RNA sequence: GGUCGUGUAGCGCAGUUGGUUAGCGCACAUCGCUCACAUCGAUGGGGUCGCAGGUUCGAAUCCUGCCACGACCA
Numbered sequence: 001g002g003u004c005g006u007g008u009a010g011c012g013c014a015g016u017u018g019g020u021u022a023g024c025g026c027a028c029a030u031c032g033c034u035c036a037c038a039u040c041g042a043u044g045g046g047g048u049c050g051c052a053g054g055u056u057c058g059a060a061u062c063c064u065g066c067c068a069c070g071a072c073c074a
Base pairs, nucleotide, nucleotide: 001073002072003071004070005069006068007067010026011025012024013023019057028044029043030042031041032040050066051065052064053063054062
């Protein structure tokens, strides 16, 4: 330098042949329970979906460029 893949909550991930509120588990906070902690139960907070453009009535999803990481080739 070329090809391909991945990028979504603090961490691990799901999500679409574009559609109305962006989710799951763990973690975190509060409450219950306990002498207390843990477990368990209930409730809750946290994201402009890597960045910037484009297409569209509508984009996490399609297109372009860039960035980071990884694999392979040179």
Molecule: transfer RNA
Organism: Planctomycetaceae bacterium